[in-house]
Molecule: transfer RNA
Organism: Myxococcales bacterium
Formats: sequence, C1' cells, structure tokens
RNA sequence: CGGGGUGUAGCUCAGUCUGGCUAGAGCGCUUGGUUCGGGAUCAAGAGGUCGAAGGUUCGAAUCCUUUCACCCCGA
Repeated sequence: CGGGGUGUAGCUCAGUCUGGCUAGAGCGCUUGGUUCGGGAUCAAGAGGUCGAAGGUUCGAAUCCUUUCACCCCGA
C1' cells in the first nucleotide's frame, strides 16, 4: 500500500442476507419474596444516541459513501 473480517446493554452474543412490532437473549447489577443468614430459586426493575460522520428513504442496527479501532491474508 491492496484485499477481507469484526464493532449492538457492564460481559458474551443474536438480529443485517429480504429496510418496517416498542432494539432483544443469557450472565451480571438493583429491589422484593422464600431462608436465622448466605447460596439456590421466583418476581419486578434499571441499563443502548447499534464504533463515528454524512447520504438515500415516509421509515435505517440493516442500503450507499467517507472515516476510526482491532484482527487475518497478500505485497
């Protein structure tokens, strides 16, 4: 320098292919029940500008452009 992959909740990820319900799951966290207490379990809750910026569209995590970080391959 060229090509490819990944980026979504504190952590691990799904969802992207084919644009459309309110952005979800497990673990973790908070509160409460159960217990003498803890663990386990049950219920409820908080937590996200979907890496960033711009564009297309009635509507974007999803499509297009640019860009950042990390990883792989080639030179």